[in-house]
Predicted 3D model of a 1495-nucleotide RNA (small-subunit ribosomal RNA) from an uncultured bacterium.

């Protein structure tokens, strides 16, 4: 310090996550050992036990209980026992008495100010302490304890007698004490205990003294009350509170001020700077975080408040309205003999209970501290120590060193290895720490007893203080620490390993179980789940989870926004408030600086000491950023005076202008109405139809009424604060501007709240009402149309008055001032001129391009979105939501002011590539049109679906499946079904054993395979040992799979698309994805060429280069040719010759817009141009860029993984792929005269052939046989080309058209033609007369139309792959339809329109609002009742009296009522609202989203 997550991909905006520290923690796995700190965060729930505040005989009467003495007695003996007695002593229960029991200790309900923090202040009190002055003289009655009587279960008491004090009451005396009317008047005290020399003595003492008490004053210290200002949560969906209230007077009260109470006067007091009301809380030093600035917190330790089982009161006191006190009500709990009592752990420990959760009913008062006493001591669950817990923080260890055969087992593997890994074993050592032994500080000072000095004293005595000697006090404690002793001995886990985030593999699962902080892992090759090895992290821990701050510049004070990402009020005035020009002088509130209090201590932090380090402890410092006080400084800001004008505003003269209101008035057109001519249509639409018209529409003339808007002029032209404003003319009236002065003198800027104005809808009463039109009705259109078009049509638009207050009210840009290069346009003032002009200037507004600057980018740019002040509003991730509920407002509609539960990891901006678009533009293309034949209707053949079946194997499924893999299923192919068989396998290669040559020949049994038997034969080479080769059996190593998975793949096809396009380097722009080149203007088939250009080059495509075809030359002639010569023949290149010619094939040549014209700059285009065999790519053809479809093929072959192994494998026989209601493709054949038959005749190319083609020849109506020459092919064969031509014959018939279909004879292939082949004659002669909707090829040697051939194969084509014969018709032209290229645009699309995406309905779950009612809770108000206390009053009773009992008022807590209001819980019922792979209707939104889209 920053990473992840919206996008195809980028920038921002913005949310959501992580890493870090931290804690009184809880919980899982796991645990050696010390130290030093922490431990009910929850029920301020209720407690059992025991203990937590006593002490003082030196305050008193005293003696119940221990002890010791003293006295008698008696047992019995010289001291023991018993008993009785005496407070004499040691002490001492109860008891009066006094000090403490207000400290300490615990907890945080309450409590938003009666509290706390800091800093003041006067009107007080203050026990014990400390200091001073002063005094303590006389006296009195009682009472407790006790004795007796007596109630009651107990607690607890009456009665009656006795007695004491440092207990209580007065008398005296008093001051610097209180109060006064200033004369005066008032008010104290206690004694104990120690020693003692003189002196009285009733022998108890008096007296002295010392200590300790005791009174009054006055002063300090200590505590504690009281007030003052600032400061110290939310929440205005809480805006008004307030009656002792606010202030006075006078009383009373109080320790004291004071509405603190009362009585009377007065009307105030408080509040947007947030009173009141309401949640919610103990506050501070501090603690955690954070660079701080902050945020959050208030355990442990300290101060400070409040509490004490819930509410109220007071009394004692020096201090309480009082944890371990009193009274009094209430809950609740124990005891009860039912009459009545008794209690209050939020002290320490323990119990139940809650709870995710927190510890022993332990040791001492050794030590620190408190309380009591004059000590000694005694009391202290304070405290100091110990247990218990890994709660934390801190320190140690759990072994060192060597050790390679890189052991063994794991694991992983490419099978070679690799890793666990010097890791272990071995081997040399060490012994912390835990164990056991033995030693052993320090916390101890006191106190006590002696001695001695000093002080005090009359004193040498007490007594105090010091110094010394001796004696003694430790809970922890088996202490810390130190030696000794054995032996590696007892001592590692947990979490992670997909990115963030260090850390990879296998196996298992298979959208399962699971994981998961975010983002997201799993669907058969999961580094993401589980498990294993291995790694990587922290370590006696480590990990979840909760929670805080921080990253979060994600509430920006440091330090943040508002065109379009949230985010400028609709729009002006304006009070408060904030801000505020020149210049002086004063002040000194802010400011600044300096002192001086104070900011407790512990904490931080710096610098030292002690624990062996360290945590921890500790000494000193520094801060403590604050707060008061004071004393200076005067720049600014404030305040007060005084000037100034440049800001702001008044006068004057003028300009421009749909600004505003009022009133009048023009014409144009629509509409109605009345009349005239006139005849059958109008109108409407995409077409229609509703509607209107023969009762005269429309359509024309003329005359009328009437409401409403103002054509041209009109324009990024004007006015205006917005909203808005538009014929013309009159009145009234706001504001801008411009000249040129003069005047006031800061009079301004902004604006919460507040007031007006606010488009269009709508509302209220009244009027008007042509045209237009919500609803509405009809008519259309649709699947359906509550719509989009049409015909009508009412409110309403109009007025005049009121309301409503909202709009995408927008420049989505708040007002106000200043600065800051320029260019053009346009509205509108106004100054100069001998030049009057498109002239120079100067000033306002309006609008456009743009510098520099911002900006995420689009873009803004002097009319800012640049640079800056002032002020105001407004925002904080998406949705719920501008929605609920509460207020306000309004007649209502509704407005405004406004949340939360829940839900999601994204929503959003702006640009950037595709991609779409029923966008737009320019272009090809048998894409349309122009044309020719076709399919779609029929039989058939053939392939698909479906169906059927034991099986009808599998694949292909829009275009790019469907006569396709199949260039050929009767068997075999064959994968499928059904029998029947094998089982390391049918097949190859190796190895182990062994037998035999191999071969051939045949029996039995079976449907065959397979089984089981016979016979015959007797390999080569040899170094005789054997080895080779074939056959078999056996055995190990690899079988074998047309099982699946084409979405794991290679490799091969299809398909856009022979479309012209797809990229790379360098350069440049852009933060950036990217763009640029590749666009533009021409041009071509073509990203072809050219020209231009921040491009420059280049590459894969395209041509071109290869083939076949057209033409010529040339070279070569054999089996091809035959002109000339020549023999021959019925007759034929038959034949001898011959290269002339066709041909055959080899090499070459020809064409390139070269050449002429026209046009362009070129590039090229044009011309039935020339020439030429051929012309502008001559025809064809191979050739297929980057990509795209997760196409298509695991069944051509390969191949990874999964599956099978007596079977999904292997043989065989039979059947099946050949099925048949029916649907679709795709041929053939016809429907007939351009024809069908018959007869005659002509004329190709291309292939193919020895397991073949076969000529001639015969047979046989014919398929075809018999028999056989050539021929391994330019030789020979197939072979016959047909359509053409001739000629005849049919005459439009279901036919001399058409051949289905059956029937019966036959051929041929072939182990075999049932299922299931072709072919041939004979008979038979179906459908079909030209094919609805819709489709499909084709631009020339092509469509049609005609035949031959070949692959495949025994056989089997109408299919396909070629080959030639005959030979057309048409193209204006690119609007549509389809498919492509480019540019451009709009997009909420990027799985890329087969996209997204919206609402209702229906189903599950969530939170949530309204609601008849139901319950609860706090609070206020009124009134009834009123304990316990206080206070006031008081005739009867009690006392001499002072006073007291007792009654009466009055104030009060619970408690009752009543009627409001708040906040909640629940609810039949009911709204909407989220949320949920694959529900139902529609398609409303993104494209012009098919009717632009909002508000």
């Nucleotide at each position: 310090a920053g990473a992840g997550u919206u996008u195809g991909a980028u920038c921002c905006u913005g949310g959501c996550u992580c890493a870090g520290a931290u804690u009184g923690a809880a919980c899982g796995c796991u645990g050696g050992c010390g130290g030093c700190a922490g431990g009910c965060c929850u029920a301020a729930c209720a407690c059992a036990u025991g203990c937590a505040a006593g002490u003082c005989g030196a305050a008193c009467g005293g003696c119940a209980g221990c002890g010791g003495g003293g006295g008698g007695u008696a047992g019995c003996u010289u001291g023991c026992u018993a008993c009785c007695u005496c407070g004499c002593c040691g002490g001492c229960g109860a008891g009066u008495g006094g000090c403490g029991g207000a400290c300490g200790g615990g907890u945080g309900a309450g409590u938003a100010a009666u509290g706390c923090c800091u800093g003041g202040g006067g009107a007080g009190c203050u026990g014990c302490c400390c200091a001073a002055u002063c005094g303590a003289g006389g006296g009195g009655g009682a009472u407790a304890c006790c004795a007796g009587u007596u109630g009651g279960a107990a607690a607890c008491g009456a009665c009656u007698g006795c007695u004491a004090a440092u207990a209580c009451c007065g008398c005296a005396u008093a001051c610097g004490c209180c109060c006064u009317g200033a004369g005066g008047g008032g008010g104290a005290a206690a004694g104990g205990u120690g020693g003692g020399g003189a002196u009285c003595u009733u022998c108890g003492g008096a007296c002295c003294u010392a200590c300790c008490g005791c009174g009054a004053u006055u002063g300090g210290a200590u505590g504690c009350a009281c007030c003052c200002a600032g400061g110290u949560g939310g929440g205005a969906u809480u805006a008004g509170c307030u009656a002792g209230u606010u202030g006075g007077u006078g009383a009373g009260g109080u320790a004291a001020c004071g509405g603190c109470u009362c009585a009377c006067c007065a009307a105030g007091g408080c509040g947007a700077c947030g009173a009141u009301c309401u949640c919610u809380a103990g506050c501070u030093g501090g603690u955690c975080u954070g660079a701080g600035a902050g945020g959050a917190u208030g355990a442990c330790c300290a101060g400070c408040c409040a509490c004490a089982c819930u509410g109220g009161a007071a009394c004692u006191g020096a201090g309480a309205c009082a944890c371990g006190g009193u009274c009094c009500a209430g809950a609740c709990u124990c005891c009860u003999a039912c009459g009545g009592g008794a209690g209050g752990c939020a002290g320490c420990a323990g119990u139940g209970g809650g709870g995710a959760a927190u510890a022993u009913u332990g040791c001492a008062c050794a030590a620190u501290g408190g309380g009591g006493g004059a000590a000694a001591c005694c009391c202290u669950g304070a405290u100091g120590c110990a247990g218990c817990c890994a709660u934390g923080c801190c320190g140690c260890g759990u072994g060192u060193g060597u050790g390679a055969a890189g052991a063994a087992g794991g694991c992983c593997u490419u099978c070679g290895g690799g890793u666990u890994g010097u890791a272990a074993a071995g081997c040399a050592c060490u012994u912390u720490c835990a164990g056991c032994g033995a030693g052993g500080a320090g916390g101890a000072a006191a106190g006590g007893g002696g001695u001695g000095a000093u002080g005090c004293u009359a004193a040498u005595a007490c007594c105090a203080u010091c110094a010394u000697c001796c004696u003694g006090u430790g809970a922890c404690g088996u202490u810390a620490c130190u030696c000794g002793c054995a032996g590696a001995a007892g001592a590692a886990g947990c979490a992670c390993c997909g990115g963030c985030u260090a850390a990879c593999u296998c196996c298992g699962u298979g959208c399962c179980a699971g994981c998961a902080g975010c983002c997201g892992c799993g669907g058969u090759a999961a580094u993401a789940c589980g498990g294993a090895g291995g790694g990587u992290g922290c370590a006696a821990g480590c990990g979840u989870u909760a929670a805080u701050c921080g990253g979060a510049a994600u509430a920006a004070c440091u330090g943040g926004g508002c065109g379009u990402a949230a985010a400028g009020c609709g729009c002006a005035c304006g009070c408060a408030g904030g801000c505020g020009g020149u210049c002086g002088g004063a002040u000194a509130a802010g400011u600044c600086a300096g002192a001086u209090g104070u900011g407790a201590a512990a904490g931080c932090c710096c610098c030292g000491g002690g624990c062996u380090c360290a945590a921890c402890c500790u000494g000193g410092g520094a801060a403590c950023u604050g707060c008061a006080u004071u004393u200076g400084a005067a720049a600014c800001u404030g305040u007060c005076c005084g000037a100034c004008u440049a800001g702001a505003g008044u006068c004057u003269u003028g300009u421009a202008g749909a600004g505003g209101g009022g009133g009048g008035u023009a014409g144009a057109a629509u509409u109605c109405c009345a009349g005239g001519u006139g005849u059958a249509g109008c109108g409407g639409u995409g077409a229609a139809a509703u509607g209107c018209g023969u009762a005269g529409a429309g359509a024309u003339c003329u005359g009328g009424a009437g409401g409403a808007a103002u054509a041209c002029c009109g324009g990024u032209g004007g006015c205006g604060a917005a909203g808005g404003c538009g014929g013309c003319c009159c009145c009234c009236u706001g504001g801008a501007c411009a000249g040129a002065g003069a005047c006031u003198g800061a009079c301004g800027c902004u604006c919460a709240g507040g007031u007006g104005c606010g488009a269009a809808a709508g509302c209220g009463u009244g009027g008007g009402g042509a045209g237009c039109a919500a609803a509405c009705a009809g008519g259309a259109u649709u699947a359906g149309a509550u719509a989009c078009c049409c015909u009508g049509g009412u409110a309403g638009u109009c007025c005049a008055c009121g309301c409503u207050g909202u709009a995408a009210a927008c420049g989505a840009u708040g007002u106000c001032a200043a600065c800051u290069u320029g260019g053009a346009g346009u509205c509108u003032g106004u100054g100069c001129c001998a030049u009057u002009g498109a002239g120079c200037g100067u000033g306002g507004g309006c609008u456009u391009c743009g510098a520099a600057g911002c900006u995420a980018a689009c873009g803004c740019g002097a009319u800012a979105a640049g640079u800056u002040g002032a002020c105001c509003g407004c925002c904080u991730g998406g949705g719920g939501a501008g929605u609920a509920c509460g207020g306000c407002c309004g007649c209502a509609a509704g407005g405004u002011u406004a949340a939360a539960a829940c839900u999601c990891a994204a929503a959003u901006g702006a640009a950037u590539u595709g991609a779409c678009g029923g966008g737009g533009g320019c272009c090809c293309g048998c894409a349309c049109a122009a044309g020719c034949g076709g399919u779609g209707g029929a039989g058939c053949a053939u392939g698909u679906g479906g169906u059927u079946u034991a099986a009808u194997u599998c694949g292909a499924u829009g275009c790019u499946a469907c006569g396709c893999g199949a260039a050929g299923a009767a068997c075999c192919u064959u994968a499928c079904c059904a029998a029947g068989g094998u089982u390391a396998g049918a097949a190859u290669g190796u190895u182990u054993u062994u037998g035999g040559a191999c071969c051939g020949c045949u029996g039995c049994u079976g449907a065959a395979a397979g089984g089981u038997g016979g016979c015959u034969u007797u390999c080569u080479c040899u170094u005789c040992g054997g080895a080779g080769a074939c056959c078999g059996a056996u055995u190990g190593c690899a079988a074998g799979g047309u099982g699946c998975u084409g979405c794991a793949u290679g490799g091969c096809u299809g398909u856009c698309g022979u479309c012209a396009g797809c990229u790379c380097g360098u350069g440049u722009c852009g933060u950036g994805a990217g763009a640029u080149a590749u666009u533009g203007g021409g041009u071509u088939a073509a990203g072809u060429c050219c020209c231009g250009c921040a491009a420059c080059g280049a590459g894969c495509g395209c041509a071109a280069c290869c083939c076949c075809u057209a033409u010529c030359a040339u070279u070569a002639g054999u089996u091809g040719c035959c002109a000339u010569c020549a023999g021959g023949u019925u007759a034929u290149g038959c034949u001898g010759g011959g290269g002339a010619c066709u041909c055959u094939a080899g090499u070459g040549g020809a064409a390139c817009u070269g050449c002429c014209u026209g046009c362009g700059c070129a590039a090229g285009c044009a011309g039935a141009g020339a020439g030429g065999a051929a012309g502008g790519a001559g025809g064809g053809g191979a050739c297929g860029a980057c990509g795209u479809c997760a196409a298509g093929u695991c069944a051509u072959c390969a191949u990874g993984g999964c599956c099978u192994u007596u079977a999904u494998a292997c043989c065989u026989u039979g059947g099946g792929c050949u099925a048949c209601a029916c649907a679709c493709g795709u041929a053939c054949u016809a429907c007939a005269a351009u024809g069908g038959c018959a007869g005659g005749u002509a004329c190709a190319a291309u292939g193919g052939g020895u397991c073949g083609c076969a000529a001639c020849a015969c047979a046989g109506u014919g398929a075809u046989g018999u028999g056989a020459a050539g021929c391994u092919a330019a030789u020979c064969u197939c072979a016959a080309a047909a359509a053409g031509c001739c000629u005849g014959u049919c005459u439009c018939a279901g036919u001399u058209c058409g051949g289905a279909u059956u029937g019966a004879a036959g051929u041929c292939u072939g182990c075999a033609a049932c299922u299931c082949g072709a072919c041939u004659c004979c008979a038979u002669g179906a459908a079909g007369u030209c094919g609805g909707a819709a489709u499909c090829g084709c631009u020339a040697g092509u469509a049609a139309u005609c035949g031959c051939a070949g692959a495949u194969c025994a056989g089997a084509a109408u299919g396909u792959u070629g080959c030639g014969g005959u030979g057309a018709a048409u193209a204006c032209g690119u609007u549509c339809c389809c498919g492509g290229a480019c540019c451009u645009u709009g997009u909420a699309c990027a799985c890329a329109c087969c996209g997204c995406c919206c609402g209702u309905c229906a189903a599950a779950c969530a939170a949530u609002g309204g609601a008849a009612g139901u319950u609860g809770g706090g609070u206020g108000u009124g009134c009834c009742u009123u304990a316990a206390g206080a206070c006031a009053a008081u005739a009867a009773c009690c006392g001499c009296a002072a006073g007291g009992a007792g009654u009466u008022g009055u104030c009060c807590a619970a408690g009752g009522u009543a009627a409001a209001a708040c906040c909640g819980a629940u609810a039949a019922c009911u709204g909407g609202u989220g949320u949920u792979a694959a529900g139902u209707c529609g398609u409303a939104a993104c494209a012009a989203g098919g009717u632009a889209a909002c508000c």
The RNAcentral record of the sequence draws on ENA. The coordinates come from a structure-prediction model, not an experiment, and the mean pLDDT is 85.